[in-house]
RNA sequence: GCACCCGUAGCUCAGUUGGAUAGAGCGUCAGACUCCGACUCUGAAGGCCAGCGGUCCGAAUCCGCUCGGGUGUG
Numbered sequence: 001g002c003a004c005c006c007g008u009a010g011c012u013c014a015g016u017u018g019g020a021u022a023g024a025g026c027g028u029c030a031g032a033c034u035c036c037g038a039c040u041c042u043g044a045a046g047g048c049c050a051g052c053g054g055u056c057c058g059a060a061u062c063c064g065c066u067c068g069g070g071u072g073u074g
Stems, first nucleotide, its partner, number of pairs: 001073007010026004019057001028044005050066005
């Protein structure tokens, strides 16, 4: 340089024939429980889905470019 894959919550990820309010586990915070903690249970906060543009009635999802990471190859 070329080809392919990936980028979604603090972390690990799901969501892929486009369809409405974007989810799980862990973690964090609060409450319950306890003499106090741990465990357990309940609840909450936290993401405009890497960025920009396009298609569409509608985009995390399709298309283009850019950025970042990974693999293969010259």

Annotation:
The RNA shown here (transfer RNA) has 74 nucleotides and comes from an uncultured Christensenellaceae bacterium. It matches the Rfam family "tRNA". By type it is a transfer RNA.